[in-house]
Molecule: transfer RNA
Organism: Bacilli bacterium
RNA sequence: UGUCCAGUAGCUCAGUUGGUUAGAGCAGUCGGCUUAUAUCCGAAAGAUCCUUAGUUCAAGUCUAAGCUGGACAA
Numbered sequence: 001u002g003u004c005c006a007g008u009a010g011c012u013c014a015g016u017u018g019g020u021u022a023g024a025g026c027a028g029u030c031g032g033c034u035u036a037u038a039u040c041c042g043a044a045a046g047a048u049c050c051u052u053a054g055u056u057c058a059a060g061u062c063u064a065a066g067c068u069g070g071a072c073a074a
Stems, first nucleotide, its partner, number of pairs: 001073007010026004019057001029043004050066005
């Protein structure tokens, strides 16, 4: 310098051809169970989806630029 991939909850990840409340597991919080802790059971909370524009009736999803990380080539 070029090509490609990824960015969604504290962490790891889903999210269908663009469509009606953005989900799961783990962690954390509260409650139950226990003499107590752990395991187990239940509940609630937690992300306006990397940023800014654009397309559309409608964008996590499509387009452009940028940012961050990774792989490959030179």